Overview: SAM riboswitch aptamer (S box leader), 106 nucleotides, folded computationally. Of the family's consensus pairs, 97% are formed in the model.
RNA sequence: CUAAUAUCAAGAGCGCGACGAGGGACUGGCCCGACGACUCGCCAGCAACCUGCCAAUAAAACGGUAAGGUGCUAAUUCCAGCCUGAGGCUUCAGGAAAGAUAUGUU
Numbered sequence: 001c002u003a004a005u006a007u008c009a010a011g012a013g014c015g016c017g018a019c020g021a022g023g024g025a026c027u028g029g030c031c032c033g034a035c036g037a038c039u040c041g042c043c044a045g046c047a048a049c050c051u052g053c054c055a056a057u058a059a060a061a062c063g064g065u066a067a068g069g070u071g072c073u074a075a076u077u078c079c080a081g082c083c084u085g086a087g088g089c090u091u092c093a094g095g096a097a098a099g100a101u102a103u104g105u106u
Stems, first nucleotide, its partner, number of pairs: 004103005013043001015042004022032003026081004044073003049069002051066004077098001082095005
């Protein structure tokens, strides 16, 4: 980087240090941000995809547990974007698409 599968309504930072202007993927909206965001390092935490162990099994799925590899710690993936239905003119519900993460493939 490509395709596939699974998940995305819950959870967890007003921490310390560095930097200094944009950031929330894209577009629109709406937010966050010099009372220092975003990003990076350290520490802390959340979760349990992979992994280890226990239990189960013909073998597995499922279950419990630990936290080694990832991930995450503003807002539902912040909301919408396309389609369908309902209600009636900007609202509700559902499903896609797109995106993110994990596993695994080349």